Predicted 3D model of a 521-nucleotide part of an RNA (small-subunit ribosomal RNA, 5' domain) from a Chloroflexota bacterium. NCBI's taxonomy places the organism under Bacteria, Bacillati, Chloroflexota. Its Rfam family is "Bacterial small subunit ribosomal RNA". Gene Ontology terms of the family: structural constituent of ribosome and ribosome. The coordinates come from a structure-prediction model, not an experiment, and the mean pLDDT is 82.
Context: one part of a larger RNA
């Protein structure tokens, strides 16, 4: 000199875009972040709607009772919660990079191609009754549908077995075998039946949207492997599923991944092991480069979700707002027995030098569901709050000498502060009031926002300060102090004429900011 996720001091006018618990992975009150589909299905207590029936009736209508299944919701189904969002504890590892390999693997949704959707059967939720219990909930009996669940029929291909080529059990080609699949709902257009309408049941065309079986593609991921990066030898040896076969189990898949038996092997001075310490990368920051430091924001990948382990259920998890168990904290309680866990987004304690608004919206972008309509998203878009950064822009411009008044300094002449002010003339970026007023959306749909932006009146008006003046290092005078007080990054000042300390006047510099600490180059 550059830089910073900064902090502290003094001091502050406005906009833009960024950014903001680096410390206790400490503990939380409250709200809100994952739904959603009624065109997968049962239902109907509420709302709505229907002519016709009993009751009352002031003759408007109310009540009951019935019908619809339009809104709504209660259960069941599907899809989604494995994505986004958070945080660096762990981690020296195939964790990440980066090159590849998988003839040893998976893959919901979505895309293309082929093919089929035929015919039984069951249960259990809601839902009624009953019953236990403070509560969270639980428990018997009945009883029902479905794209729930279970068989059967069909198989061109699939899987398995068998031949054949292949280095191979997996590829690839053949094969009398054996096994393995589906649902259904919906828009139109007609017929038939019910029903007093509304409307409902079935049946036929043809649409859509699904479903089953196979291939392939995209995109995603699992698994191996060469290479590359901390820091100690004042860790020198480690290791017993440990190395390696052979069979058996498992997983989508290789494999000691597990087991059983067999062999004694594997790894280290090219630093094994052991201890520290550490998320890695794209990048930042410096620097001419080579390096060196560094991993905030954005992006990619890995961990982790109160401490520990565990598996389910799915394409996918061994799951942050799932479930089980051990532990801890706290809450509730009829003491029997239950709920919770912000390293989501605000927010409060605590820590700490230090870090924000319990805001507004789903209009935009993007995610989930839905056939749509459209719901839901603290993701995200915004706005708050902080000079925490960067970058912009004001705080006025011309003119003005009796070089004024005060101030400081004097040799007492005067000199500076100073064209500064004062006074004239002008302007109005900002600000204040007024009126129009958006792009961002195709569309009747805009949180932001009456914002940004234009026009118009007014009025120089609301707007500067910090540091330092011995040398380095730009800037000196005069008072006080007198090795005191006290300065100081380094040489060093102060001991009675201190440009170095304390103030006053000048003056340098930088300027909404200057200093200062503190880290890295």
């Nucleotide at each position: 000199g550059g830089a910073u996720g900064a902090a502290c001091g003094u001091u502050g006018g406005c906009g833009g875009c960024g950014u903001g618990c680096c410390u206790u992975a400490c503990c939380a009150a409250u709200g809100c972040g994952a739904g959603u589909c009624g065109a997968a299905c049962g239902g109907u207590a509420c709302g709505g709607g229907g002519a016709g029936g009993c009751u009352c009736u002031u003759c408007g209508g109310a009540g009951c009772g019935c019908c619809c299944a339009c809104g709504a919701c209660c259960g069941u189904g599907g899809c989604g919660u494995c994505c986004g969002g958070g945080u660096g504890c762990g981690u020296a590892a195939c964790a990440c990079g980066u090159a590849g390999c998988u003839a040893a693997c998976c893959u919901a949704c979505c895309g293309g191609u082929c093919g089929g959707u035929g015919g039984g059967g069951g249960a259990a939720a809601a839902c009624u009754c009953c019953g236990g219990g403070a509560a969270a909930c639980c428990g018997g009996a009945g009883g029902u549908a479905a794209u729930c669940c279970c068989g059967c029929a069909u198989a061109u291909g699939g899987u398995c077995g068998c031949c054949u080529g292949g280095u191979a059990g997996a590829c690839a080609g053949g094969u009398a075998g054996a096994c393995g699949a589906a649902a259904g709902c919906u828009g139109u257009g007609g017929c038939a039946g019910g029903g007093g309408a509304a409307c409902c049941u079935g049946u036929c065309a043809u649409g859509g949207c699904g479903c089953c079986g196979a291939c392939u593609g995209a995109g995603g991921g699992g698994g191996c492997u060469g290479c590359g990066g901390c820091c100690g030898a004042u860790u020198a040896g480690c290791u017993a599923g440990u190395u390696g076969g052979u069979g058996g189990g498992g997983u989508a898949a290789u494999g000691g991944c597990u087991c059983a038996c067999c062999a004694a092997g594997g790894c280290a001075g090219u630093g094994a092991u052991c201890g520290g310490u550490a998320g890695c990368g794209g990048g930042u920051c410096u620097g001419a480069g080579a390096g060196g430091a560094u991993g905030a924001u954005c992006c990619g990948c890995c961990a982790c979700a109160c401490g520990g382990g565990g598996a389910c259920u799915g394409a996918g998890a061994u799951a942050u707002g799932g479930u089980c168990c051990c532990g801890a904290g706290c809450c509730c309680u009829a003491c029997g027995g239950g709920g919770u866990u912000u390293a989501g987004c605000a927010u409060g304690g605590a820590g700490g030098a230090a870090u924000c608004u319990u805001g507004c919206g789903c209009a935009a972008u993007g995610g989930g569901c839905g056939a749509a309509a459209g719901c839901c998203c603290g993701a995200c878009g915004c706005a708050g709050c902080g000079a925490c950064g960067c970058c912009g822009c004001g705080u006025g411009g011309g003119g003005g000498a009796u070089g004024a008044a005060g101030g400081c300094c004097u040799u007492c002449g005067g000199g500076u502060u100073g064209u500064a002010a004062a006074c004239c003339c002008c302007u109005u970026u900002u600000c204040u009031g007024g009126g129009g007023g958006a792009c961002g959306a195709a569309a009747u749909u805009g949180a932001c926002g009456g914002u940004a932006c234009c026009c118009c009146a007014g009025g120089a008006a609301c707007a500067a300060g910090c540091c330092a003046c011995g040398g380095c290092u730009a800037a000196c005078a005069g008072g006080g102090u007198g090795c005191c007080a006290g300065c100081a990054g380094c040489c060093g000042c102060g001991g009675u004429a201190a440009u170095a300390c304390c103030u006053u006047g000048g003056u340098g510099g930088c300027a909404a900011a200057c200093g200062u600490u503190a880290u890295c180059c």